[in-house]
């Protein structure tokens, strides 16, 4: 200095003037007005992709079916989020990925090559014996060649006609043991010549987990209309998830209530509606996510949709010798809250490699 990798932090501040929106106090009881204060769009408010608070069915249950995850161990309201830790794999490394239980329960696939793609096989070749002897017939073999993404574990060494776990080392693979560790799983050792390839983000086995709908949820008050009209079912309609049991609630030949279909009228006011699984400091435990305790603080609640404009100084980034000038991305809340993902600029910190000086 260069080139990479991790992690974190911000997105202007202050002050004057006017101008919206809430909440509070006063004039006044309530709306309206008017003063004064305070406070007013994010790190992702976006995607709607997971999890839930919270409301309805509804006083619950159980099986199927679908659907989600997928080492291990925490952490958590809870998740498929975070933490930490083991495999594997990529890198020189710092580090990153990983849809990471099962192929000896069954079923499918594996194009084209190639003799043969799994109870899989001999084109070339090597050996051996007989012939009609530049050729051809038996047998033997799967070490060598070739096809392929992949061919009867691999790499040596003996051995054999020639060859092959045929034997022997040593790595792989099963299986037993001991040591460490909560646990995946590490290591050391023994036994065995050892099975039948790959794919499960293919069906599929196997553990765990899971009601629906969704603030346009759901309530309350007012007002208006035709207290309309027809049709429907008998061991029946109608809730409960998709389907079944169960179990409610009305009802037994149609008044009522459920259900379907046509007809009118209303569409306005409040609630939900923002004090929370909150936030911030500081102790203590923890490798660390995060637990606890104390102590502090309130930070939009619109509703067709407000959160602003204008000037000054001060800040950040480029450019300039210096003055000074110039510039600021991605982008806007509508029930909340934890998190993934994605768009987009700045700045710090650590850490890794490679070069030069000292």
């Nucleotide at each position: 200095a260069a080139a990479g990798c991790a992690a974190g932090g911000g997105a202007a501040g202050c002050g004057a003037u006017c101008g919206c929106u809430u909440u509070u106090a006063u004039g006044u009881u309530g709306a309206g007005c008017a003063u004064a204060a305070a406070a007013g769009a994010g790190g992702a408010a976006a995607g709607u992709c997971c999890g839930g608070a919270c409301a309805u069915c509804a006083c619950a249950g159980g099986a199927c079916a679908g659907g989600g995850u997928g080492g291990u161990g925490g952490c958590u309201a809870a998740c498929g989020c975070c933490c930490a830790c083991c495999a594997a794999a990529a890198g020189c490394a710092a580090u990153u990925u990983u849809a990471g239980g099962g192929a000896a329960a069954g079923u499918g696939c594996c194009a084209c090559a190639g003799a043969a793609a799994a109870c899989a096989u001999a084109c070339c070749g090597c050996c051996u014996g007989c012939u009609u002897c530049u050729g051809g017939c038996a047998g033997g073999u799967a070490a060598g060649g070739g096809u392929g993404a992949a061919a009867a574990g691999g790499u040596g060494a003996g051995g054999u006609a020639a060859g092959a776990g045929c034997u022997c080392a040593c790595c792989g693979c099963a299986g037993g043991g001991g040591u460490g560790g909560u646990g995946a799983c590490a290591u050391c050792u023994c036994u065995g010549g050892c099975a039948a390839g790959g794919u499960a983000a293919a069906c599929c086995c196997c553990a765990c987990c899971c009601g629906a709908u969704g603030a346009a949820a759901a309530g309350u008050c007012a007002a208006a209309u035709a207290g309309g009209g027809a049709a429907g079912a008998a061991a029946g309609a109608g809730g409960u998830u998709g389907u079944c049991c169960g179990c409610c609630u009305c009802g037994c030949c149609a008044u009522u209530a459920c259900u379907u279909c046509c007809g009118g009228g209303u569409a306005g006011a409040c609630u939900g509606c923002u004090u929370g699984a909150g936030c911030u400091u500081u102790a203590u435990g923890g490798c660390a996510a995060c637990a606890u305790a104390a102590a502090g603080c309130c930070u939009a609640g619109a509703c067709a949709a407000a959160u602003g404009a204008u000037c000054g100084c001060u800040g950040c980034u480029u450019c300039u010798u210096a003055u000074g000038a110039a510039g600021a991305a991605c982008a806007g809340a509508a029930u909340c809250c934890g998190g993934c993902u994605u768009a987009u600029u700045c700045c710090u910190u650590g850490c890794u490699u490679u070069u030069a000086g000292a």